[in-house]
The prediction has a mean pLDDT of 81. A computed fold for a 74-nucleotide RNA from a Planctomycetaceae bacterium, annotated as transfer RNA. The RNAcentral record of the sequence draws on ENA. Its Rfam family is "tRNA". Rfam classes the family as a transfer RNA.
RNA sequence: GGCCCCGUAGCUCAGCGGCCCAGAGCCGUCGACUCAUAAUCGAUAAGACCUCGGUUCGAAUCCGAGCGGGGCUA
Numbered sequence: 001g002g003c004c005c006c007g008u009a010g011c012u013c014a015g016c017g018g019c020c021c022a023g024a025g026c027c028g029u030c031g032a033c034u035c036a037u038a039a040u041c042g043a044u045a046a047g048a049c050c051u052c053g054g055u056u057c058g059a060a061u062c063c064g065a066g067c068g069g070g071g072c073u074a
Stems, first nucleotide, its partner, number of pairs: 001073007010026004018057001028044005050066005
């Protein structure tokens, strides 16, 4: 340099055009249990679509470019 894959909460991921608000688990906070801690159980708060442009009535989702990460290849 060429080709392929990925980029969504602090972390790991789901969601692949509308509906239902963008969700789940972990983490956090509070409580239960315990002599205490851990584990476990219950409740609960906050927080995200990499950037720009395009298509569309409508984009996290499709298209293009860029940026970043990973892999293969020369």